[in-house]
């Protein structure tokens, strides 16, 4: 150099226009059960700005669109094959 794939909350990972600032598991807070504990079960659990209402984040910057995490350019990082040189 060519050719695919990917990047989403503390981790993992689903979601491919509108029901989504987001299922779902781990972990993480509380709580029920227990003499006490562990399991089991039940609730909450992303971050940022604001007094609050509310606004704004899906790698990072445009762009289509009424309306993006999802189509589309660029660019940046990582991951498979393949090629080229030592």
């Nucleotide at each position: 150099g060519g050719a695919g794939g990917g990047a989403u909350g503390g981790c993992a990972g689903a979601g491919u226009g509108g029901u989504c600032g987001a299922u779902u598991g781990c972990g993480g807070c509380g709580g029920u059960c227990u003499u006490g504990a562990a399991a089991a079960c039940c609730g909450c659990u992303a971050g940022g700005c604001g007094a609050g209402a509310g606004c704004c984040u899906c790698g990072u910057g445009g762009g289509u669109u009424c309306g993006a995490a999802u189509c589309c350019c660029a660019c940046u990082c990582c991951c498979u094959c393949c090629g080229c040189c030592a």
Molecule: transfer RNA
Organism: Ktedonobacterales bacterium